[in-house]
């Protein structure tokens, strides 16, 4: 870098450092931010892998959180593509489903 599978409406500080933009990319919106954001450290949350127990061909269920990750504003902040339903003042709007993109884990190349 790529492929496969699973998950993405829950949860997580009024601490320290630091000092300017940040919310993945493009566009539009909407937000966060000198009352100090983003980031780093600590703390915390969760439970994918791993661990333990039950069952067992597997799938599965439960427990803990000392290991490997992850996460820690807003649903992945929202929309973008397709379909269905619906409202309409015919410019468009709303809801649902799916796809795409992305993130994370585990495994493969």
């Nucleotide at each position: 870098c790529u492929c496969u599978u699973a998950u993405c409406c829950a949860g997580a500080g009024a601490g320290g450092c630091g000092g300017a933009g940040g919310g993945a990319c493009u566009a539009g919106g909407c937000c966060c931010u000198a009352u100090g954001a983003u980031g780093c450290c600590c703390g915390g949350c969760a439970a994918c892998c791993g661990g333990c127990g039950a069952a067992u061909u597997u799938a599965u269920c439960g427990c803990a959180a000392a290991g490997g990750u992850g996460c820690u504003a807003a649903u992945u902040c929202c929309u973008a593509c397709a379909g269905a339903u619906u409202c309409a003042u015919c410019g468009g709007g709303a809801u649902c489903u799916g796809a795409g993109a992305g993130a994370u884990a585990a495994g493969g190349g």
A computed fold for a 109-nucleotide RNA from Ureibacillus acetophenoni, annotated as SAM riboswitch aptamer (S box leader). NCBI's taxonomy places the organism under Bacteria, Bacillati, Bacilli, Caryophanaceae, Ureibacillus.